The RNA shown here (Guanidine-I riboswitch aptamer) has 97 nucleotides and comes from a Helicobacteraceae bacterium. It was read from a public genome assembly, where an Rfam model found it. It matches the Rfam family "Guanidine-I riboswitch aptamer". Rfam's curators write: This family represents a conserved RNA structure found upstream of the ykkC and yxkD genes in Bacillus subtilis and related genes in other bacteria. The function of this family is unclear although it has been suggested that it may function to switch on efflux pumps and detoxification systems in response to harmful environmental molecules. Taxonomically the source falls in Helicobacteraceae (Bacteria, Pseudomonadati, Campylobacterota, Epsilonproteobacteria).
RNA sequence: UUAAUAGAUAACUAGGGUUCCGACAGAAUAUUCUGUGUCUGGUUCGAGAGUUGUCGACCUUAAAAAGGUUACACGGAGGGAUAAAAGCCCGGGAGGC
Numbered sequence: 001u002u003a004a005u006a007g008a009u010a011a012c013u014a015g016g017g018u019u020c021c022g023a024c025a026g027a028a029u030a031u032u033c034u035g036u037g038u039c040u041g042g043u044u045c046g047a048g049a050g051u052u053g054u055c056g057a058c059c060u061u062a063a064a065a066a067g068g069u070u071a072c073a074c075g076g077a078g079g080g081a082u083a084a085a086a087g088c089c090c091g092g093g094a095g096g097c
Base pairs, nucleotide, nucleotide: 007055008054009053010052011051012050015045020042021041022039023036024035025034026033027032056070057069058068059067060066072092074095078090079089080088
């Protein structure tokens, strides 16, 4: 200096809003309609830089369904999707060290 690998996925959490349910307020009274997320909640969204697991990869071993490793990681603004927003996506981006 060049090339390759450092992966995928699930559950959960930090966090997020308001389609649906619930809560609260009002109006109707057929048992519904409207508003509020500056309503704790349930469904739902959810991390490259969060947790735990599974698979994969690499290495060791005569072999094995055995063992080991899977590192490091500061980060805007702006835009996008969804009902709407977000640590989601653009993005291990721009930039910084």